[in-house]
């Protein structure tokens, strides 16, 4: 849950009958349909959920024997007779409740016994022991009972049930065999443990249990322990091999709050049964009781997240029934959810004014774009009206027939007709109607990776998958317009394979990236010479079984197609059986000599372990000799030393190492061995014979030996020498140096056991061009060469390697074995375990962080690394600066404002070759707004000059003068004013957004390119190497071989000469004059055009017979004659939006533009470059002499005159080889001063002028008088200059009304030294090192401090798991003792 067709019944519903009246109620009746409670049967062990546990009592595959089995299924025998309870009932009682007891009555397919046993179990083989149930439906005769009846019974009979056996079929127990995650930082496990014999359980084998024996058993082929974890069929991914996973769907297991137990039954130790305990929810009268959703729906609560408290048995199944039926949250449907797969739509076709609007522009135009609109069409979906399945056939009923019967029953086959039954659902699905009508979004758009541009943001907000983006022009954040991908879906997150050969079975290393054990023996493992014969385990083929459906493949069907669903086939294994092969591998057997190995001669060795001895040298003692210093060091000192040291003789002591020989030599496994002898030993090499006969290699565990340093005990101690002590060094020096010095070192014995234990290279074995040395054998030779096997170095070929680099001693080829690696750091670190006396060894993780960390090798750059060069770089000399005073820049202060830039070198006498207004850019103030300047419109007015007034001017308002050029007569150009608008204008900002110029390396010699050449490559060669030069200049050599930028050289100047030309230049002859003034003259200076000249050309040496070097001759001049102009790829984000150009921002009655006064000129102070000094080589007075080069008409200006002078005045000359600046000065010749703050110095200061200009007050030069500071050659540091240079000395010129100690030029007069490249400092080439590449002003390393994360330890303490021993111990099974009840059955009773 079902079954009234097992049973007593009859609470409730219907019917039937009866009865009472109130005529529509009530009461009666198990008569009937049925049927709640109950007794009895079968089911509840299926069927549904779930993975807790379980690494094997489980599962897959393939086998096995000692077993059950209800219903189902072929069959045998049977189903005779009796009994005595019990629920329901019904009367009472107790309890809140659940729910429990007592007392009477009754049935059965319920329960006990009795007969009987064909099989059947036990046997002592003669026996013995166990069964049972009826129910229902027919029915002619006959027979019994009975009447209340059309009654019930016998009896034949049909089906159904029951018992014994007992067959199959399926299900089910149990055993065996491969397989089946990680951990050895778990290596020992195991007492029913392993096995035997009795016994016993059990359905059934077994230590499953007992009892006694034995002492086994498992286990490095990984036992135990420990963490995880259902398993499989399949899924997902890979070419595959693999590697994840085990969700739906199917096999199997386990599990049901949690844990334990057994009842019961054919099956359970039972999901929705029973007991007990426990933990939790619930009810209660506190005294008890009640309960399991991991069944379907729901609810709670975690949670990023996971559905409806739905219809239905219409269909497939189940479960009872005889059967209709009944029940089934299995099941089949519906509902939610883009959660996946899938198919379909959101419209088609035409449209270019390429509309509007948006968005970019180079302003012209592009794109959104046929995109819309517009026009013409179509209707899938959608709504609306119509029609409308398929899923349903069994059963049932009727009506033949068979067969069976006594039989036209029942049933049971068949055959034909009939014929109910639809949750889904009015759903699929068809038809018509209207109508473009009802329908597009996500990510992306830096590169991987398809697609860009605009604004806004300014290292902020912000993005990022990995590289990375953002610091004012962001395709990278955000918006926007467009693109690009997908598309009812797109993106994120998580995850899993792949790529990833990055755990490499297919398919990987291990010199130097990670990565060969420190080295030998060696058991077990692995793997093994040759030839026969045998098995046939490995191998190989075939048969046969098995691999469950499903999924995946191949071939078809069914839904409109597809997803999906479905028929068929084939494929799928380390499986089993079993046959056949016999080369290889394995096993046996026999045999052999190439591997190994024994044995004889030779031969080298610092092999090893023990005794025993030598000599040299240090140290210390003992004595002699002699005296003041020894040691030490970069220099010192500490330290010994007058108590005699160091030296220097001679004797003694006592320990350690063994010079020379000696080498790239020898020997040992390695570590390591070093005077000679002597004794014990091991091991190689090499030459022949013989002998054994695969004995062999390789080795995890295991032993053993292992440098120093270090421990234990007892010695021994010269000389070295940690620790530590003193002197030095130094910012400091807990180092380096120096003077003591103690463990130690040396020995014996025991530990330690590790190292860059290296050849950073395992052992063994075979193979593969060569050259050249050496050891120690052998063969050879007159010696010698030469050959040989076995060491030991060196260079090389093919091979190999990322590259360096190995190359018969391989890192080449190949085989066997064994260690080891799998990004860096954490970390060889904790924790745990072994070992050790310790000090440690060993054996070894995660957490956490990071995008790297390494190797080899190029290029640059550096280097207190090398070699070679150079260059006013040092050296040698000159004069300087840095003290002083002024000058002129800068900074700092300070101002209203002191404009701005420029900052080592390479800013600071710079930009500025002239700030008194102007300049000018800054600060007050007072104006102006199409502007102070350009261009275009209009209007007026010629321009443009003379002046008044007001104001500080800007400006503002007046007067007058004047009436132009061109014209087709319209107007026009040019100027001025006015007005409006586009625009002007910025010396504002970004030089780190630009151009152009410049500055630096550095006038340094380098930088680079075609083409071939080598490398995989970055690159390299060339351009390196000798030898030169100033030079990557040249010559030679060279896998180069040629070429560009640079060097040099053309270019100006200077220096010699010729030609030409003489005026304003010159004068040698000739006159002349004061004077080259004149004539003459052009020969000479000079002038300025053109040419010559200088080229290592000649000559001698050196050098390669080179290039070139030295050195002469000759020449004005000699090796680029001297100056100069000329700056190569590049660097330095060098400098400059303030010379100019410009891009972006930014101002526009102002940050533009105009005035006027002021300020860039201020002053405690610090820098830089100059200038003058400080004196006698010098000052001052007097006199006297020689330049170049340049300048002059808004100009220089002469003579003259005047003034002490700046000046003035004055007008000759001169547009310049003419005239003017203009006197050169330093020098020379004299004179004065004589060492002093001076006759040196000339600052500052007062008065007094001059020029200059619109004005010299803040703010100009100059003069003259007077005045007379500081300074007596300058600390540290530091600059410049190699010849007409330094040094001294004056002159011009640009700027410029003026103002020059500055800047550029000019010449006078004029040196010194340079041995040389050791050092400073730039520079260049080759080489090397590198952890550097913004390139050493690099890079990077530790400590401290704060704050966090993260991991170990830590006094404990808190919870889990286990194993041991002990207490207590529930239900329950099974034994046992006592005790007590009890209908059948026995017994006469007792019992």
């Nucleotide at each position: 849950g079902u079954c009234g067709a097992g049973c007593g019944g009859c609470a409730g519903c219907a019917u039937g009958g009866g009865a009472a009246c109130u005529u529509g109620u009530u009461c009666c009746u198990g008569a009937u349909g049925g049927c709640g409670a109950g007794c009895g049967g079968c089911g509840a062990a299926c069927g549904g959920g779930u993975g807790a546990g379980u690494a094997a009592u489980g599962c897959a595959u393939c086998g096995g024997a000692a077993c059950g089995u209800g219903c189902c299924u072929a069959g045998u025998a049977g189903u005779g007779g009796u009994g005595g309870a019990u629920a329901a009932c019904u009367c009472a009682u107790c309890g809140a409740a659940a729910g429990a007891u007592g007392g009477g009555c009754u049935a059965a397919u319920a329960c006990a016994g009795c007969a009987u046993a064909a099989c059947c179990u036990c046997u002592g083989a003669g026996g013995a022991g166990a069964a049972a149930a009826g129910a229902u439906g027919g029915g002619g005769a006959c027979c019994c009972u009975g009447u209340g009846a059309u009654g019930g019974g016998g009896c034949c009979u049909g089906u159904u049930g029951c018992u014994a056996c007992a067959u199959g079929a399926g299900c089910g127990g149990c055993c065996g065999a491969u397989g089946u995650u990680c951990g050895a930082u778990u290596a020992g496990c195991u007492a029913g443990u392993u096995g035997g014999u009795g016994g016993g359980a059990u359905a059934a084998g077994a230590g499953c249990u007992u009892a006694c024996c034995a002492a086994g058993g498992c286990g490095a082929u990984g036992a135990u322990c420990g963490a995880u974890a259902g398993c499989u069929g399949u899924u997902c991914u890979g070419a595959g091999a693999g590697g994840a996973a085990g969700a739906u769907c199917a096999g199997c297991c386990a599990c049901a709050c949690u844990g334990g137990g057994a009842c019961u039954g054919a099956g359970a130790c039972a999901c929705g049964g029973c007991c007990c305990a426990g933990a939790c929810u619930c009810c209660u009268a506190c005294g008890g009781g009640a309960g399991g959703c991991a069944g379907c729906a729901g609810u709670g609560g975690g949670g990023a997240a996971u559905u409806u408290u739905g219809g239905a048995c219409a269909a497939u199944g189940g479960g009872g029934g005889c059967a209709a039926c009944c029940c089934u949250g299995a099941u089949c449907c519906a509902g939610c959810a883009a959660c996946g797969c899938c198919g379909c739509g959101u419209g088609a076709a035409u449209g270019a004014a390429g509309a509007a609007g948006g968005c970019c522009u180079u302003a012209g135009g592009g794109u959104u774009g046929u995109a819309a609109a517009g026009u013409u069409c179509u209707u899938u979906u959608g709504u609306c009206a119509g029609g409308g399945a398929a899923g349903a056939a069994a059963a049932g009923c009727c009506u033949g027939u068979a067969a069976g019967u006594a039989a036209u029953a029942u049933a049971u086959a068949u055959a034909g007709g009939u014929g109910a039954u639809g949750a889904c659902g009015g759903u699929a699905c068809c038809u018509g109607a209207a109508g473009a009508a009802u329908a597009a979004g996500c990510a992306c758009c830096g590169g991987c990776u398809a697609a860009c541009u605009a604004c806004g943001u300014g290292c902020c907000a912000g993005c990022a998958g990995c590289c990375g983006c953002g610091g004012u022009a962001a395709u990278a954040c955000g918006u926007a317009g467009g693109g690009u991908g997908c598309g009812a879906g797109c993106g994120u997150u998580a995850a899993u394979c792949g790529g990833a050969a990055u755990u490499a079975c297919u398919g990987g290393g291990c010199g130097u990236a990670a990565a060969g054990g420190g080295u030998g023996c060696g058991c077990a493992g692995g793997c093994g010479g040759a030839u026969a014969u045998u098995u046939a385990a490995g191998u190989u083929a075939g048969a046969u079984g098995u691999g469950a459906a499903a999924u995946a493949c191949c071939c078809g069907a069914g839904c409109u197609u597809a997803a999906c669903u479905u028929g068929g086939g084939g494929a799928g294994g380390u499986c089993a059986u079993u046959u056949a092969a016999u080369a290889c591998u394995g096993g046996a057997u026999a045999u052999c000599u190439a591997g190994a190995g024994u044995u004889u001669g030779u031969c080298a060795g610092a092999g090893g372990g023990g005794g025993g001895u030598a000599g040299a040298a240090u140290u210390c003692c003992a004595c002699g000799u002699g005296u003041a210093a020894c040691a030490g060091u970069g220099a010192a000192a500490u330290g010994c030393g007058u108590a005699g040291a160091g030296a220097u003789g001679u004797g003694g002591a006592g320990g350690a190492a063994u010079a020379c020989c000696g080498a790239u030599g020898g020997c040992g496994a390695a570590g390591g061995c070093a005077g000679c002898c002597c004794c014990c030993u091991g091991g190689g090499a090499u030459a022949g014979a013989a002998c054994u006969g695969a004995c062999g290699c390789u080795c995890a565990g295991g032993c053993a030996c292992g440098a120093a340093a270090g421990c234990g005990u007892g010695g021994g101690u010269a000389g070295c020498a940690a620790a530590c002590a003193g002197g030095a060094u130094u910012a400091g020096a807990u180092a380096c140096c120096c003077u003591g010095g103690u463990a130690g070192u040396c020995c014996a014995c025991g530990c330690c056991c590790u190292a860059a234990a290296c050849g950073a290279u395992g052992u063994c074995u075979a193979c593969u061009u060569g050259c050249u040395g050496u050891u120690g054998g052998g063969g050879g030779u007159a010696a010698a060469a030469c050959c040989u096997a076995a060491g030991u170095a060196g260079c090389g070929a093919a091979g190999c390697u990322a590259a360096c680099g190995c190359g018969a001693g391989a890192a080449g080829u190949a085989g066997a074995c064994c260690g080891c690696c799998u990004g860096g750091g954490g970390a060889g670190u904790a924790c745990g375990g072994u070992c050790g006396c310790a000090a440690g060894a060993u054996u070894a993780a995660a957490a956490c962080u990071c995008a790297a960390a390494g190797g080899a090798a190029u290029u640059g750059a550096c280097g207190g690394g090398g070699a070679c060069c150079c260059g006013c770089a040092c050296a040698a000399g000159c004069g300087g600066u840095g003290g002083a005073u002024g000058a002129u820049g800068c900074g700092g202060a300070u101002u209203a404002a002191u404009u701005c830039g420029a900052u080592g070198c390479a800013a600071c006498g710079c930009g500025a070759a002239a700030a008194a207004c102007c300049u000018u850019a800054c600060c007050u103030g007072c104006u102006c707004u199409u502007g102070a300047c350009a261009u275009g419109c209009c209007a007026a007015g010629a321009a443009u000059c003379c002046u008044g007034c007001a104001g500080a001017g800007a400006u503002g308002u007046g007067g007058g003068a004047g009436u132009g050029c061109c014209u087709u007569c319209g107007g026009g150009a040019a100027c001025u004013u006015g007005g409006a608008c586009a625009c002007a204008g910025g010396u504002g900002c970004u030089g780190c957004a630009u151009g152009g110029c410049u500055g630096u390396c550095g006038u340094c010699a380098g930088c680079u390119c075609g083409u071939g050449u080598c490398g995989u490559g970055a690159g390299a060669u060339g351009u390196u190497g000798u030898c030169u030069u100033a030079a990557g200049u040249g010559a030679c050599g060279c896998a180069a071989c040629g070429a560009g930028c640079g060097c040099a050289a053309c270019c100006c100047u200077u220096g010699u000469c010729a030609u030409u030309a003489g005026u304003u230049g010159c004068c040698a002859u000739c006159a002349u004059u004061a004077a080259g003034u004149u004539g003459g003259g052009c020969a000479c200076u000079c002038u300025a055009a053109u040419g010559a000249u200088a080229c290592u050309g000649c000559c001698g040496g050196u050098g390669c017979u080179a290039a070139a070097c030295c050195g002469g001759a000759g020449g004005a001049a000699g090796g680029u004659g001297g100056g100069g102009a000329u700056g190569a790829c590049g660097u330095c984000a060098a400098g400059u939006c303030c010379u100019c150009a410009u891009g972006g921002c930014c101002c526009u009655u102002a940050u533009g533009a105009g005035c006027a006064g002021g300020g860039c000129u201020u002053c405690a102070c610090g820098c830089g470059u100059c200038a003058u000094a400080c004196a006698a080589u010098g000052g001052u007075c007097g006199g006297u002499a020689c330049a170049a080069a340049c300048g002059g008409u808004u100009g220089c200006a002469a003579a003259g005159c005047a003034g002490u002078g700046a000046u003035g005045u004055g007008u000759a000359g001169c547009u310049a080889a003419u005239c003017c600046g203009a006197g050169a000065a330093a020098g020379c010749c004299g004179a004065u001063c004589u060492c002093a703050g001076u006759c040196c110095g000339g600052a500052u200061u007062g008065u007094a002028g001059u020029c200059u200009g619109c004005a010299a007050c803040u703010c100009g030069a100059c003069u003259a008088c007077a005045u007379g500071a500081a300074g007596u050659c300058g600390g540290a540091a530091u600059c410049g200059c190699u010849a007409g240079u330094a040094a001294u000395c004056g002159c011009a010129g640009a700027u410029c009304a003026g103002c020059a100690u500055g800047c550029u030029g000019c010449g006078g007069u004029g040196a010194a030294u340079a041995c040389g490249u050791u050092c400073c400092c730039g520079g260049g080439u080759c080489u090397u090192g590198u952890a550097u590449a913004c390139a050493c002003c690099g890079c990077c390393c530790g400590u401290c401090a704060c704050a966090c994360c993260a991991u170990g330890g830590g006094a404990g303490u808190g919870g889990a798991g286990g194993a041991u021993a002990c207490c207590a111990g529930a239900a329950g099974u099974u034994g046992u003792u006592a005790g007590g009840c009890u209908a059948a059955c026995c017994g006469c009773a007792a019992g």
The RNA shown here (small-subunit ribosomal RNA) has 1391 nucleotides and comes from an uncultured beta proteobacterium.
Rfam family: Bacterial small subunit ribosomal RNA.
Its mean pLDDT, the model's own confidence on a scale to 100, is 84.